[in-house]
Context: one part of a larger RNA
RNA sequence: GAUGAACGCUGGCGGCGUGCUUAACACAUGCAAGUCGAGCGAAGCGCCUUAUACAGAUUCCUUCGGGAUGAAGGAUUUGGCGACUGAGCGGCGGACGGGUGAGUAACGCGUGGGCAACCUGCCUCACACAGGGGGAUAACAGCUAGAAAUGGCUGCUAAUACCGCAUAAGGCCGCGGCACCGCAUGGUGCGGCGGCAGAAGCUCCGGCGGUGUGAGAUGGGCCCGCGUCUGAUUAGGUAGUUGGUGCGGUAACGGCGCACCAAGCCGACGAUCAGUAGCCGACCUGAGAGGGUGACCGGCCACAUUGGGACUGAGACACGGCCCAAACUCCUACGGGAGGCAGCAGUGGGGAAUAUUGCACAAUGGGGGAAACCCUGAUGCAGCGACGCCGCGUGAAGGAUGAAGUAUUUCGGUAUGUAAACUUCUAUCAGCAGGGAAGAAGAUGACGGUACCUGACUAAGAAGCCCCGGCUAACUACGUGCCAGCAGCCGCGGUAAUACGUAGGGGGCAAGCGUUAUCC
Numbered sequence: 001g002a003u004g005a006a007c008g009c010u011g012g013c014g015g016c017g018u019g020c021u022u023a024a025c026a027c028a029u030g031c032a033a034g035u036c037g038a039g040c041g042a043a044g045c046g047c048c049u050u051a052u053a054c055a056g057a058u059u060c061c062u063u064c065g066g067g068a069u070g071a072a073g074g075a076u077u078u079g080g081c082g083a084c085u086g087a088g089c090g091g092c093g094g095a096c097g098g099g100u101g102a103g104u105a106a107c108g109c110g111u112g113g114g115c116a117a118c119c120u121g122c123c124u125c126a127c128a129c130a131g132g133g134g135g136a137u138a139a140c141a142g143c144u145a146g147a148a149a150u151g152g153c154u155g156c157u158a159a160u161a162c163c164g165c166a167u168a169a170g171g172c173c174g175c176g177g178c179a180c181c182g183c184a185u186g187g188u189g190c191g192g193c194g195g196c197a198g199a200a201g202c203u204c205c206g207g208c209g210g211u212g213u214g215a216g217a218u219g220g221g222c223c224c225g226c227g228u229c230u231g232a233u234u235a236g237g238u239a240g241u242u243g244g245u246g247c248g249g250u251a252a253c254g255g256c257g258c259a260c261c262a263a264g265c266c267g268a269c270g271a272u273c274a275g276u277a278g279c280c281g282a283c284c285u286g287a288g289a290g291g292g293u294g295a296c297c298g299g300c301c302a303c304a305u306u307g308g309g310a311c312u313g314a315g316a317c318a319c320g321g322c323c324c325a326a327a328c329u330c331c332u333a334c335g336g337g338a339g340g341c342a343g344c345a346g347u348g349g350g351g352a353a354u355a356u357u358g359c360a361c362a363a364u365g366g367g368g369g370a371a372a373c374c375c376u377g378a379u380g381c382a383g384c385g386a387c388g389c390c391g392c393g394u395g396a397a398g399g400a401u402g403a404a405g406u407a408u409u410u411c412g413g414u415a416u417g418u419a420a421a422c423u424u425c426u427a428u429c430a431g432c433a434g435g436g437a438a439g440a441a442g443a444u445g446a447c448g449g450u451a452c453c454u455g456a457c458u459a460a461g462a463a464g465c466c467c468c469g470g471c472u473a474a475c476u477a478c479g480u481g482c483c484a485g486c487a488g489c490c491g492c493g494g495u496a497a498u499a500c501g502u503a504g505g506g507g508g509c510a511a512g513c514g515u516u517a518u519c520c
Base pairs, nucleotide, nucleotide: 001519002518003517005516006515007514008513009512012392013391014390015389016388017387018385019384020350025348026347027346029345030344031343034092035091036090039089040088043085044084045082046081047080048079051076052075054073059068060067061066099303100302101301108228109227110226111225112224113223114222115221118220119219123216124215125214126213127212128211129210131165133163134162140155141154142153143152144151145150171196172195173194174193175192177190178189179188180187181186201208202207229275230274231273236266237265238264241263242262243261244260245259246258247257248256278300279299280298281297282293283292284291285290305326306325307324308323309322328339329338330337331336356382358381359380360379364378365376366375367374368373395425396424397423398422405416406415407414408413429461432455433454434453435452439447464509465508466507467506468505469490470489471488475504476503477502478501479500485492486491
């Protein structure tokens, strides 16, 4: 000098930051990922409408017994329209965003390259298409099992859900040809023959979508050179091990996997083993070289109770998806089930120690949607903490009788000290009242009646902490008497202690001041 700090004493305001470093310990409760009716069927609601039976107002006729006419109305039903609701099928998104640092000494990270060994949803551009069919299934209804979670059987139905067929410019596979090029395997372009693979509609008529191929952009995958802590009181390690052939697998190379063959491969230039650790941009320090650290912010990696596994998908071996095993917790009718805060708050525990079960989607951004809009504990804000940095205030000028008090004294005085009182003045902050934003492109403001401006008002509401032997700025008195105590080092204290304790005075810093811990 520095800190994600803690502790002691003290504490007025504001701005900007920052806040579980320990138990990757366990978690009550709420929220954190949904959305689309312009993909689809059905249900519920309202209006219009078709038909049926009921119902009987009104009017007409009447031999007064009745007959004809048939409105309103509610019920069932056909078709249509509208706004919406929760579930279902279907699409896209739940692989982003957010958290943590356990593991990892590794191509994990950093840096520089390579892929003639690769993939890439949504987006952009270009070209070419979308013909004609089929069978189901959830929802729903009925029956039924179970305490529940969750099912089972039968029957019905739709689609941008699913499955064949057709078409194939270009694409892919096999065979074969020409030209050009390259660092090897090889690559690019142009012909020929045979084979293979597509699609979906909706509409408010404006559009929005679908399929194939090529190119781009973006994002990823793999490989390599170099760098990346400590220990030799760890010296040998290795059997898919090292290489080859073949097959499989992958988007792709590869012992990645398998069969066979060979016996290799690594190591004092430190293998193996053990310990420790996420890495970097950066941060702290230092003139620099260097040393230390890896909180916040940004990039990469890894993980999601522990261990394992795959499914779906453009992308996962998937925090708020699935399956299995284990530990733990909960429900149970004992047969069986449910759960995963290292998301935001919050609780217990651990600890020297670390916050609100807040507001809003107004802004920025993300997902879905044609849009309106919905969702968003990302984010924007607010709350708490002097935890840090920065700024401001606690008054200013005058004021000697050098008041009182206190301390000291050689009793004359000296110090506190212009300090106070007193006079005049001011109002930064805080308090009161009035006005009142920008942030928002047309509307829309959580923050917030906030920032800011104005007015009136009272010196009022606002100073402590450490030190005073030397290092090191700052001295006297009393008490104590090697006691009580102090102390970073040297060292003080045994009767005149500037070193202990108290007081007066002084020095330093200041809403802080000291101490402790750690780094330079």
This is a predicted structure of a 520-nucleotide part of an RNA (small-subunit ribosomal RNA, 5' domain) from an uncultured bacterium. Rfam family: Bacterial small subunit ribosomal RNA. Its family is annotated with ribosome and structural constituent of ribosome in the Gene Ontology. RNAcentral holds the full RNA, with entries from Greengenes. The coordinates come from a structure-prediction model, not an experiment, and the mean pLDDT is 85.